Description:
The RNA shown here (c-di-GMP-I riboswitch aptamer) has 88 nucleotides and comes from Planococcus lenghuensis. The RNAcentral record of the sequence draws on Rfam.
């Protein structure tokens, strides 16, 4: 250095879920709190699923219905980069 995470030790992240809060069309996200789990649950949305549809487009009967990512999600899969601790 590849590999590995079985038993330690230092730290570290933080799903549900909560809210007189912020952004946001929404999906979701920020913030504080809270702990299911994590050995990359660091960091990158380039493929593939996925979640939304406001703009745009199309259809009827102005409000509605269908498409669609230029949004989003990294704690789905895959892949790129990068690191602590041990063991070897």
């Nucleotide at each position: 250095a590849a590999c590995u995470g079985a038993a330690a030790a230092a730290g570290g992240c933080a799903a549900a879920c909560u809210u007189c809060u912020c952004c946001g069309a929404a999906a979701g996200g920020a913030a504080a709190g809270g702990a299911c789990g994590c050995a990359a649950a660091g960091c990158c949305g380039c493929g593939a699923a996925c979640c939304u549809a406001a703009c745009c487009g199309c259809c009827g009967g102005u409000c509605g219905g269908c498409g669609u990512a230029c949004g989003g999600a990294a704690g789905u899969c895959a892949g790129g980069c990068u690191g602590c601790c041990a063991g070897g």